[in-house]
Molecule: Bacterial RNase P class A
Organism: Actinomycetes bacterium
RNA sequence: CGAGUUGGCCGGGUGAUUGCGGCUUUUCAGCUGAGGAAGGUCGGGGCUCCGCAGGACUAAGGUGCUGGUUAACGGCCAGUCAAGGCGACUUGAAGGAAAGUGCCACAGAGAAUAGGUAGCCGAUGGAAGUAACACAAUUACUUCACAGGCGAAUGUGAAAAGGUGCGGUAAGAGCGCACCAGCGACGGAGGUGACUUCGUCGGCUGGGUAAACCCCACUUGGAGCAAGGUCAUAUAGAAGUUUGAUGUCCUGUCUUUAACUUCUGGUAGACCGCUUAGAUGGAUAAUCACCCGGGUAAUACUACCCGACAGAACCCCGCCUACAGGCCAACUCGUCUC
Numbered sequence: 001c002g003a004g005u006u007g008g009c010c011g012g013g014u015g016a017u018u019g020c021g022g023c024u025u026u027u028c029a030g031c032u033g034a035g036g037a038a039g040g041u042c043g044g045g046g047c048u049c050c051g052c053a054g055g056a057c058u059a060a061g062g063u064g065c066u067g068g069u070u071a072a073c074g075g076c077c078a079g080u081c082a083a084g085g086c087g088a089c090u091u092g093a094a095g096g097a098a099a100g101u102g103c104c105a106c107a108g109a110g111a112a113u114a115g116g117u118a119g120c121c122g123a124u125g126g127a128a129g130u131a132a133c134a135c136a137a138u139u140a141c142u143u144c145a146c147a148g149g150c151g152a153a154u155g156u157g158a159a160a161a162g163g164u165g166c167g168g169u170a171a172g173a174g175c176g177c178a179c180c181a182g183c184g185a186c187g188g189a190g191g192u193g194a195c196u197u198c199g200u201c202g203g204c205u206g207g208g209u210a211a212a213c214c215c216c217a218c219u220u221g222g223a224g225c226a227a228g229g230u231c232a233u234a235u236a237g238a239a240g241u242u243u244g245a246u247g248u249c250c251u252g253u254c255u256u257u258a259a260c261u262u263c264u265g266g267u268a269g270a271c272c273g274c275u276u277a278g279a280u281g282g283a284u285a286a287u288c289a290c291c292c293g294g295g296u297a298a299u300a301c302u303a304c305c306c307g308a309c310a311g312a313a314c315c316c317c318g319c320c321u322a323c324a325g326g327c328c329a330a331c332u333c334g335u336c337u338c
Stems, first nucleotide, its partner, number of pairs: 001334010012291007020033005035309001039320002042318005047224004051253007060220005065079005080094001081092004095215002100213002102209003119150003124147002126144007162180006181205002183202008228272004237263005244254001292307006
């Protein structure tokens, strides 16, 4: 100097005029008025209600490596392992496939209690022929590849019989051996732990998938501010079901003049909840001037253009997503100079 990674901050300012919401004021006027994400509604709480009390967790969800933290969480911090990257770093739906059931298209002989394909073998059985012998028998040799034996890739595929070498065999193959890889057993060292690492023994050596159902461990009442409360107004009819009581089940208690469904008529206003903005059809805007930041052109003077994402609605803590431009810090890689 260039290219990256991670974290953080700002994201317009001043003045004038007119205008909007709230509060104060007799009036004049004064004060004050969106975020870092307010967005998404993906999580966790506060708060409110479900007549009352007790018990259980069938159901239906959530989480899923280890340790810590928090009111709590699927959050955050630190780590382990795996994948990607030269690296700083990033991502992870990261328990179980030997409880069971499914699925793995097409291609390929064959895709899970999976197989015998192009081919190779000719020891054994079989068939044919030749020689020795007159024939037969016997012996030797040759051919075929029916029965049989073998199991590689120049093949297919995301995935197909552990890898390399030697021996052995009719030809082969962990069939045996050596060295590796994986798996298992038994131990040593380090670590709270996930786990890391070392050694010995064993030929044990064909899957994957659970963001498929499922199993295991831990955990969870329901509904939600359109919750709910107070006052005012209205408070008719008909038909039907059955008791009802906000996850389900059980027990007790209360209730049935109750509860629910359909059609139809009437009323539907105000206040609280609602908070340093506190609206309730929902407010903070418009114009002008100067400054600030960026871009283009230009010798200069200067001219023109642009200034992001986006608007609270009971409150708080997180996660995810969007963002023109500018600034700060640390780290990684590359190049050059000293």